Transfer RNA from a Candidatus Nealsonbacteria bacterium, 84 nucleotides, folded computationally.
Rfam family: tRNA. It is annotated as a transfer RNA. Gene Ontology term of the family: triplet codon-amino acid adaptor activity.
Lineage of the source: Bacteria > Bacteria candidate phyla > Candidatus Nealsoniibacteriota.

RNA sequence: GCCCGGGUGGUGAAACCGGUAAACACGUAGUGUUCAGAACGCUAUGAGCGUAAGCUCUUGAGGGUUCGAAUCCCUCCUCGGGCA
Numbered sequence: 001g002c003c004c005g006g007g008u009g010g011u012g013a014a015a016c017c018g019g020u021a022a023a024c025a026c027g028u029a030g031u032g033u034u035c036a037g038a039a040c041g042c043u044a045u046g047a048g049c050g051u052a053a054g055c056u057c058u059u060g061a062g063g064g065u066u067c068g069a070a071u072c073c074c075u076c077c078u079c080g081g082g083c084a
Base pairs, nucleotide, nucleotide: 001083002082003081004080005079006078007077010026011025012024019067027045028044029043030042031041032040046057047056048055049054060076061075062074063073064072
């Protein structure tokens, strides 16, 4: 240099068929249970604002297509693999 694959909440990840982003698991917080704990159960858990109802923002970065983009197209960044 060329080719292929990946980048999504605190972590691993799903959604890839364009139509509610974050299912599921872990972690964390609260709580039940216990003499106390472990284990287990229940509830909550992306970020900001708000007393609340709710509003806004978020898929590596920027742009494009579209009524609508994590998903399609372009450029770039970054990680892994292959070829020379």